[in-house]
RNA sequence: UAAGCAAAACGUUCUGCCGCUCCGUUAGGUUUUCCUGCGGGGAGGAAAGUCCGGGCAGCAUAGGGCAUCCUGCUUCCUAACGGGAAGGCGCCAUCCGGAUGGGCGACAGCAAGUGCCACAGAAAAUAUACCGCCCAAAGCAGUUUGGGUAAGGGUGAAAACGUGCGGUAAGAGCGCACGGCCUGGUAUGGCAACAUGCCUUGCGGUAAACCUCAGGAGCUGAAAGGCCAAAUAAGUUCCGGUAAUGAUAAAAAGCGGCCCGCUUUUGUUGCCACGCAACGCCGGAACGGGUAGGCCGAUGGAGGUGAUGAGCGAUCAUCAUCCAAGAUAAAUGGCAGAAACCUGCGCAAGCAGGCACAGAACCCGGCUUACAGGUUUGCUAUCCGU
RNA sequence: GCUGGCGUAGCUCAGUAGGUAGAGCAGCUCACUCGUAAUGAGCAGGUCGUCGGUUCGAAUCCGACCGCCAGCU
Repeated sequence: UAAGCAAAACGUUCUGCCGCUCCGUUAGGUUUUCCUGCGGGGAGGAAAGUCCGGGCAGCAUAGGGCAUCCUGCUUCCUAACGGGAAGGCGCCAUCCGGAUGGGCGACAGCAAGUGCCACAGAAAAUAUACCGCCCAAAGCAGUUUGGGUAAGGGUGAAAACGUGCGGUAAGAGCGCACGGCCUGGUAUGGCAACAUGCCUUGCGGUAAACCUCAGGAGCUGAAAGGCCAAAUAAGUUCCGGUAAUGAUAAAAAGCGGCCCGCUUUUGUUGCCACGCAACGCCGGAACGGGUAGGCCGAUGGAGGUGAUGAGCGAUCAUCAUCCAAGAUAAAUGGCAGAAACCUGCGCAAGCAGGCACAGAACCCGGCUUACAGGUUUGCUAUCCGU
Repeated sequence: GCUGGCGUAGCUCAGUAGGUAGAGCAGCUCACUCGUAAUGAGCAGGUCGUCGGUUCGAAUCCGACCGCCAGCU
């Protein structure tokens, strides 16, 4: 210097004319919420996807149990989070190896239990022996039968922890030494994850398999919800209950996943009675039409900017300063000129073309995805040993 | 705006504790028939919407994206 990767901040600017929307106005139009004039504001880093979390609102909520869903190394930050910061551990790239640095990681627990591990292979998990090895029996022999053996061959994504020695008929963690992983205990360091040392039981994988452990979650979603105006419906049909008694207990409905449990209703008349019928009441479903407008919610907030201080950092505290879209079928635009940037042509002057992704809809914090272009920073390496 | 569901052969759909993806209709070939239909036999047709992850292995499990459908005043 170039390229790649990662991160951060940016992501067009100015002038004129004509419009749109909102706010203000001690102006004008005879009054006004209308019109005009004047002044001021008017998309983003993602406004997107709606994937998380919170505010806010309504409904539900005596209490208990079960189910369902989500999260998952540690500590911290935060209103909260599946987000972020720092650290631990593991993996990857570079190297013969190691350390530091860089990138990545849904990173609790298969040593609680259960399930699964296709094909191949002897066997995929209490080892059911193909070849091979060893022992015994039979046979002249090739060989056959029975038993032992998972060390060797071979299979597979994965093969019963690896190497050596002992041991044995041959073998085997069967025993021992060293080593790897790992459980429990203990000592030291650390808030902790964890690291190192010692002692010790153990040795297939799989939890983005069921599950266990720990923590968390009530449901809905601004078409929430409140007020005003307008309209109105009353009604009709169907289904269930209307029981028993003064003790249990039954039916229907509700408690917005379920259960226990709790709460509400169970009336009158007719028939001698059983029981039935009618009316009424409680609850549910459907039909039938009516309304289809305005205001609030709703934009001053976990707000922005700057300085100082605390902290490794995320972040927090204090002070100063600023107010920065609020539409409702949806405004934020169009035309002309200039500048910057990019591409092509050209020696040059210059000419032509382009300028990404994309558009607020109650608000906020994140994540993810899309994105022309340039800017800044870091790394792609350094050190040690052989 | 909010919420829920779906995407598998040309069409309609199966496929669950992950192990080579199937059915019916349609298509093609053959048989039967004088011929057609029906019937019978056979064949072909799929990157399971796309991308990534978990896993030895993904239509299936997880995440992101794309498209379609339905409901809510």